[in-house]
Molecule: small-subunit ribosomal RNA
Organism: uncultured bacterium
RNA sequence: AGAGUUUGAUCCUGGCUCAGGAUGAACGCUGGCGGCGUGCUUAACACAUGCAAGUCGAGCGAAGCGGAUAUGCGGAAUUUUUCGGAAGGAAGCAUAACUGACUGAGCGGCGGACGGGUGAGUAACGCGUGGAUAACCUGCCUCAUACAGGGGGAUAACAGUUAGAAAUGACUGCUAAUACCGCAUAAGCGCACAGAGAUGCAUGUCUCGGUGUGAAAAGCUGAGGCGGUAUGAGAUGGAUCCGCGUCUGAUUAGCUGGUUGGCGGGGUAGAGGCCCACCAAGGCGACGAUCAGUAGCCGACCUGAGAGGGUGGCCGGCCACAUUGGGACUGAGACACGGCCCAAACUCCUACGGGAGGCAGCAGUGGGGGAUAUUGCACAAUGGGGGAAACCCUGAUGCAGCAACGCCGCGUGAGUGAAGAAGUAUUUCGGUAUGUAAAGCUCUAUCAGCAGGGAAGAGAAUGACGGUACCUGACUAAGAAGCCCCGGCUAACUACGUGCCAGCAGCCGCGGUAAUAUGUAGGGGGCGAGCGUUAUCCGGAUUUACUGGGUGUAAAGGGAGCGUAGACGGCUGGUCAAGUCUGAAGUGAAAGCCCGGGGCUUAACCCCGGAACGGCUUUGGAAACUGAGCAGCUAGAGUGCUGGAGAGGUAAGCGGAAUUCCUAGUGUAGCGGUGAAAUGCGUAGAUAUUAGGAGGAACACCAGUGGCGAAGGCGGCUUACUGGACAGUAACUGACGUUGAGGCUCGAAAGCGUGGGGAGCAAACAGGAUUAGAUACCCUGGUAGUCCACGCGGUAAACGAUGAAUGCUAGGUGUCGGGAGGCAAAACCUUUCGGUGGCCGCCGCAAACGCAGUAAGCAUUCCACCUGGGGAGUACGUUCGCAAGAAUGAAACUCAAAGGAAUUGACGGGGACCCGCACAAGCGGUGGAGCAUGUGGUUUAAUUCGAAGCAACGCGAAGAACCUUACCAAGUCUUGACAUCCCGAUGACGCAUGCAGAAAUGUGUGUUCUCUUUGGAGCAUUGGAGACAGGUGGUGCAUGGUUGUCGUCAGCUCGUGUCGUGAGAUGUUGGGUUAAGUCCCGCAACGAGCGCAACCCUUAUCCUUAGUAGCCAGCAUGUUGAGGUGGGCACUCUAGGGAGACUGCCAGGGAUAACCUGGAGGAAGGCGGGGAUGACGUCAAAUCAUCAUGCCCCUUAUGAUUUGGGCUACACACGUGCUACAAUGGCGUAAACAAAGGGAGGCGAAGGAGCGAUCCGGAGCGAACCCCAAAAAUAACGUCUCAGUUCGGAUUGUAGUCUGCAACUCGACUACAUGAAGCUGGAAUCGCUAGUAAUCGCGGAUCAGAAUGCCGCGGUGAAUACGUUCCCGGGUCUUGUACUCACCGCCCGUCA
Repeated sequence: AGAGUUUGAUCCUGGCUCAGGAUGAACGCUGGCGGCGUGCUUAACACAUGCAAGUCGAGCGAAGCGGAUAUGCGGAAUUUUUCGGAAGGAAGCAUAACUGACUGAGCGGCGGACGGGUGAGUAACGCGUGGAUAACCUGCCUCAUACAGGGGGAUAACAGUUAGAAAUGACUGCUAAUACCGCAUAAGCGCACAGAGAUGCAUGUCUCGGUGUGAAAAGCUGAGGCGGUAUGAGAUGGAUCCGCGUCUGAUUAGCUGGUUGGCGGGGUAGAGGCCCACCAAGGCGACGAUCAGUAGCCGACCUGAGAGGGUGGCCGGCCACAUUGGGACUGAGACACGGCCCAAACUCCUACGGGAGGCAGCAGUGGGGGAUAUUGCACAAUGGGGGAAACCCUGAUGCAGCAACGCCGCGUGAGUGAAGAAGUAUUUCGGUAUGUAAAGCUCUAUCAGCAGGGAAGAGAAUGACGGUACCUGACUAAGAAGCCCCGGCUAACUACGUGCCAGCAGCCGCGGUAAUAUGUAGGGGGCGAGCGUUAUCCGGAUUUACUGGGUGUAAAGGGAGCGUAGACGGCUGGUCAAGUCUGAAGUGAAAGCCCGGGGCUUAACCCCGGAACGGCUUUGGAAACUGAGCAGCUAGAGUGCUGGAGAGGUAAGCGGAAUUCCUAGUGUAGCGGUGAAAUGCGUAGAUAUUAGGAGGAACACCAGUGGCGAAGGCGGCUUACUGGACAGUAACUGACGUUGAGGCUCGAAAGCGUGGGGAGCAAACAGGAUUAGAUACCCUGGUAGUCCACGCGGUAAACGAUGAAUGCUAGGUGUCGGGAGGCAAAACCUUUCGGUGGCCGCCGCAAACGCAGUAAGCAUUCCACCUGGGGAGUACGUUCGCAAGAAUGAAACUCAAAGGAAUUGACGGGGACCCGCACAAGCGGUGGAGCAUGUGGUUUAAUUCGAAGCAACGCGAAGAACCUUACCAAGUCUUGACAUCCCGAUGACGCAUGCAGAAAUGUGUGUUCUCUUUGGAGCAUUGGAGACAGGUGGUGCAUGGUUGUCGUCAGCUCGUGUCGUGAGAUGUUGGGUUAAGUCCCGCAACGAGCGCAACCCUUAUCCUUAGUAGCCAGCAUGUUGAGGUGGGCACUCUAGGGAGACUGCCAGGGAUAACCUGGAGGAAGGCGGGGAUGACGUCAAAUCAUCAUGCCCCUUAUGAUUUGGGCUACACACGUGCUACAAUGGCGUAAACAAAGGGAGGCGAAGGAGCGAUCCGGAGCGAACCCCAAAAAUAACGUCUCAGUUCGGAUUGUAGUCUGCAACUCGACUACAUGAAGCUGGAAUCGCUAGUAAUCGCGGAUCAGAAUGCCGCGGUGAAUACGUUCCCGGGUCUUGUACUCACCGCCCGUCA
C1' cells in the first nucleotide's frame, strides 16, 4: 500500500466482499511447563449455610470465676498409743474485705456515614473543566489562649410479680457513672442598641471601644500521663452557586401556574419559590423549548498516517443505589447495604392470636444463559476501627485453589548419517516424492521426575504464602504437537470415491462421469501450546468528504420571483481591543501512552525520573487583518433628465375570411367515407349552387435558431391605464449591496365549485369496420370539456434534464435594439453598449459524449439537493384541499448488482448501393394414379445401428437368399476365432474315408516332416498355468483424421506508423470501375499475408513429329461382298511438342486514368465453354459402426462359433424416382448415323436348337487387332381414329430359363393368359439462361445372381430475360438498440 466482483471487451459511477488490529469473549479440535494479569457482559432474579464491625473493665454498678489473706465449720493422710484415745491439721464448705493480662449481659464512650459491592435510575450543574462562596459546615488531628468550683434527682442491669407458643413486653422495688439537670465563674464568644475609622463591583466586610443580655466542664490512673470545657487559627473532609462542553428523533413546535419576577416572612450550616401570604404578568423556544427513545460520567481503552470513529470490563476519580416506594430519628457527618418506622410484593416460623427476613459484602446454591472460579489459608505484610497499652476485630488486604481467558518466556532434542532401506502415495512402469527424514553411531539435560541444601519479604520478636523461589547432585532421549488451509483474492497439487447427488461457500462461484473448489489419502503451505469458527468495534471506506466528494446525461438544481432572520460584503483616515498574535502565572490528580534509567536469569510485569496532556482561567503588551464606534469618498447600487424598440400585462370597442345552423330560390339521385367498406345523410328533395340572416370560437399571409416577459407564457386592428429592460447624459444619494432557511406571491394542461355561453373540435359513450379476439389504431355520430366571469387546486420531460450573483480568461462569423465617427447618402466602412432558445473554434475542463465570454474553464459568496438497486415517492402520522389529490416521508424483506458514456459485432416489418434461375419472362416437372426405393409410425423374439429444416429421407449401402450381419431364438467354447511370451508332449500339419448331430462339434480308420557337427536345432500340431486376447459395448458434449454448410460469397487479417485513458479505430472508408478488397484516383497512412485472378486438366482452330492393331487421296491388285492385298501416311484419327487472344488495333464515352460501348481482323473477343481448386471462421453440425484414440464398462460373456430366422413385416403418413394417362402417339415392316467404356474364375464370334429367356458350340482376344454391340429417338411405308382404346401396363394364374450348396420366407428374366388405377392432377412447390432445358438410347462400378438408383457417354435439340417494385439468400456503407447464448434475443403481465 491494495485486491475480487456489473461487460463480448472498455472507461467511469457505485454498492457488496476480502486481506490488518482488537476483545471481560463463546464454540470445535488439540493440549507439556512457568511468570504476570483477568474471570456473571444475561435475571438491580430468588437465596439454604458460614463468615464480612466492632472495641474500651484505665468511665460505671452488679454478677460469676480464679488467687492469696483472715475467721468459722469440717475433719482426711500421717505420727503416736495404754487401742479408750491423743497429736496433726489436708481436701471440701461458708463469710468478709482485698485482688486479677479472667468472663461477658447491661449503662456509658468512640466507631457502625470508612472500607467492600452494583450500575437499576439519571440527558441532569449528574459528570468533565475553569471559577465563586463578601451565602456555608467540619468529629477525630495540629497550634494557641483560658478554665474545670460546688450540688441534685433519676435509670438499665438486678430482684420479684405477671402477659405471650415465640418475638417481645407490662408493673413494683433497689443501684452507679466520663449518663442526665440546675447554680457559680466569663479572658474570649453569640445576640440587641447607638458611635468612630478603614476598605470592597453591589448586598456588604474588617477594626476599635461602650451598655444590656446568654451559655461551660469529668473524671480515670500503674502518678509517667490520658481525658474534659470554651474560643480562635490551621489542616482535612463536605455543601451550594456560576461560565463552557456532554447521544438520537421535528412523522415531538409550541411549553409553563409556584410557572417568571418583586416585597415581607418561615426554614436551613447556608444563598434561593426551597416553602408561605400579597402584588405584577411574566419566563423558555428554530442557536431546537416541550415530549419520546437510549445511556451512569470521566481519567482512559481499541483502531486510525492524522482528523476522526467506537467503547467506558479490570485499575483510579466522581455520582447514584442497597427487595420496591415513602419517611424521619440519632449524629460532626446519613435521610444510613449488614440502623429505625410505615406501606407493598415475596419467603420462613406459628399454639392462627402474632412474629421474623433482605448476599448489587466473601465463598456458595437454584434459575437465566453461548458463557464466567473455592462454602480455601492468614492477619506475617500494607491499611482501617476501638483501646493508655497489651491486644481484639477486619471475606479490606496478602496469599493459595480452578480456567490456555489474555500477554510473555521456555521446551518437546543436537551433530553425523545414502543401501537415497522398508512402508506409503503416484507413475509415461523407466522412475519420482515422503527424505537426512527414520534406523544406526556420537553427544547434551532446559522443563518435568528423584535426592540434598534453602532464602529475602521483618531494623528486636512475629511468615499465611512454603520446605515456595533459588542452588547443587545423580539419572534416562526418555514423559511433552497440534490446528487450519492448498480455484482466484492468498503462501501451498496430485490420486481415488461421488456424479447439479452428497456436499462446499467470506465474495466471485464449484458439483450434471476425467472436480487442483465436495469426501478421503499422499504431498505441500501457514501458525504453533495453540489453531480455526462465530459475535462485536475501528481500519481499508476519499462509501457523510473539516483535513477530503459531488449534482447536463451515472443518485442529486427547489417550477419561478419578491423578501425576513442569517451568512458574506467597495475605497480612505482616526479610536477601541471582542476575535487574532505574543510574554508571564495558575491549573490540567495518580495510574496509563511516549522517552531515559533501574529490578525480577530475559520478557511480559514492576519501580524511579522526564516529557506530554492539543484545554480552561488570570494578567502585561501589539494593532496588520476580521469586528465595533466615528468621520469622509464614488468605481458597486439607486434616482433624475432626453430618446427610440417590443405578440410584456389589464380593460373596452371594432373587423374580415372560414366552419356550422336557419329561411328562400335553382336543381336531381345520390352524398359522405375508406387500404377496401359499412354505419350515417338523402325523393318528407340531401350533396352541389345563389341570396339573406344567426351564433360562437380562432386570428391565414407578414413570420424569421426574430421580439417581449422572472418563470408559466404572449400573435387581427384601435383606444385607455400600466410594469420592465436598453441607449445617451453625468445633475443627485453615498455601500443603500449579493444570496436567502422559514414566509408571501405567481404558476401550462387536465380537474373541481357557482353562474353564463356552446360554432367547430372532442375524453366518456353508441354504431360500423379490422382482427383469432380488438374494451385500440380507421370511419359515422356524440356528452362533459374546450370559451367568459369569480373562486379552488399547485402539479408537468414546469428541460438548457445546467440555482442566483460578481470578476477574470485567444479569436472568427451572423442577427435584433440604440449611440459615435468617416461620408452627399437610403448604401458601405470603422467603432461602442445591451440582447440572442445563433453557429464555429483555442486554452482549460470532462468517464466519455461534449462545454468552451450565454462555460460544464479559473476563482469568491449564499441557497437547495445526493449517498447501491428494488420495496417506494408506497405505508403510517401530520399539514393543506369541496373532492381528486398535493406536501412531508419510512421500515421489514430481498438482490450483487442497478446505472452512465463509448467500442466490436449481430439484428431491424431503418435508409442508400450492388449481386444471384432470387423474382419476373419462358420450358418441363413434383403434388392426383400404379409401381420401385428411402424414412416415420406401428408390429415383432428380432424387424441391428447411424443420418433429422435448408445442409436426414434411391443417405452410410459401388448392390441383405446363406455369407455379409452388427439383431433374435436355440445349440456349443472359455488363454479363447486372432497376436506375443513360458513349460510339457507329439512328429507332424494335412489328405482320403466312416458314424452321431440341424450344424458347430464329438468320435474312429488309413496314409504322412526338414536340417544336422548326431549333442541337437528349426517348423508344425496339441495340452497346461498366467500375463493377456477380444468387444460394430458407452461417450462425436473428452479427441485426431475426414466431411457437409454458409459459399467459389469477396471477403479475412498482420507489421510499422498515427489517433484514442481504454476497448478499439485508421489501413479495408470516399469518387469511379469490375465477376472479384479487380483496377485507377484521392486520403495518416505505408507495406505485406491468406483468399480473387493466373499457373493445372479438358474442349474449340492451325502447324509440326510419328504412322500400328488406325486411315485409303493418288498408283497397282482383288472379291458375291470387304483397306482384303502390295504400297503409302496426303486426309480422318491417335498422342507428343508448339502457335493462337493480349483490350494488341480503330472510333466514341470517361478525369487525358481504370474501364465501358461499337467495329475490324480472327476458329475463338473482352474470364471463349467445362472441370479441379473452397480464405479467416460459423453451426459443441456429422461420424467412437471406415480407421485411430483418452476414459468408463463386460471377461464361462456385452467375447467366439454354428443352424434357423430377421434387416424384405403393413391400417397409415412423407421424400426421391420410374411408367403412364396417348395421334408431336401406339403397333408392324424394312433402312441410316455415335461417343465413351469393359473383358481371363472373363468377353464370348460364326454355326445350330428353342416363340423366348436361354442352351449347345468354342473361332478370336489380356485387346486402336477379337468380343460385348443391336445404338435409340430419327426418316420412309402401312395400320389404328379419340375409345379406358391396338393407350396404360399393375396384379394374378400356368409353364419355363439362368445364377448359386440352396431362390419357401426372399432373386432376376422368358412365354402364354389375365388387363387394375389412371383421360394431365387442389393448396402448394422444384429444376433450368445454350449445345443448356426437354427428349433418345449406350456404357461402367459394385456383383455368383439381383437397378426405375448412382457415375459417365454421345444423338436430336428449343423458348425467354422488359426489368430490380416485391419474395428468398448474400455483400458494402450508414443509423437505432435495454440484444452479445447475439431477434429462434431480451422481456412484461396473468394462470398453474